Record summary
c-di-GMP-I-GGC riboswitch aptamer from Pseudobacillus wudalianchiensis, 92 nucleotides, folded computationally. The model forms 86% of the base pairs in the Rfam consensus. The sequence was found by an Rfam model in a public genome assembly. The source organism's lineage runs through Bacteria, Bacillati, Bacillota, Caryophanales and Pseudobacillus.

RNA sequence: AAUGAUAAAGGCAAACUUAUCGAAAGGUAAGGACGCAAAGCCACGGGUCUAAGGUUCACAAGCUCUGAACAAUGACAGCCGGGCUGCCAAGU
Numbered sequence: 001a002a003u004g005a006u007a008a009a010g011g012c013a014a015a016c017u018u019a020u021c022g023a024a025a026g027g028u029a030a031g032g033a034c035g036c037a038a039a040g041c042c043a044c045g046g047g048u049c050u051a052a053g054g055u056u057c058a059c060a061a062g063c064u065c066u067g068a069a070c071a072a073u074g075a076c077a078g079c080c081g082g083g084c085u086g087c088c089a090a091g092u
Base pairs, nucleotide, nucleotide: 002092003091004088011036012035016031017030018029019028020027021026034078040084041083042082044081045080046079047076048075049074054070055069056068057067058066
């Protein structure tokens, strides 16, 4: 340095519930543990999710309402890759 355990010290916390913020996806806090050796941090590439507002279409004399389509500027780091940082450490 790489790899990494039926090790030790410690860490994080899925689903779900409650509160709260948000149009939503989702975030935050508390409870809770399915899991995790980077499940620490960064939306850089791919991917996925959302669509308030916007554009277009349908409806309509027209407007509103309603419905449909499109696309992040929104979100996810516990989807994959990449970047930065880091605890322990048997065996090889």